[in-house]
The prediction has a mean pLDDT of 81.
The RNA shown here (transfer RNA) has 71 nucleotides and comes from a Mollicutes bacterium.
Its Rfam family is "tRNA". Gene Ontology term of the family: triplet codon-amino acid adaptor activity. It is annotated as a transfer RNA.
The sequence was found in a public genome assembly.
RNA sequence: GGGGCUGUAGCCAAGUGGUAAGGCAUGGGUCUGCAAAACCUUGAUCGUCGGUUCAAAUCCGUCCAGCCCCU
Numbered sequence: 001g002g003g004g005c006u007g008u009a010g011c012c013a014a015g016u017g018g019u020a021a022g023g024c025a026u027g028g029g030u031c032u033g034c035a036a037a038a039c040c041u042u043g044a045u046c047g048u049c050g051g052u053u054c055a056a057a058u059c060c061g062u063c064c065a066g067c068c069c070c071u
Stems, first nucleotide, its partner, number of pairs: 001070007010024003018054001027041004047063001049061003
């Protein structure tokens, strides 16, 4: 220098154009003499900036970060 893959909540992770599941953790609550456990509950404009579309996490482009391959 060229190419590929990945980027979604503090962590893991689903989603394949129609307003983002789940688990762990955190916070709040119930219960308890106090705790633990259990149960209820709480939160994400999806890496950035643009484009297409009535509508974008999803499709297209640029850039950024990580990993890998070629030279």
The organism belongs to Mollicutes, within Bacteria.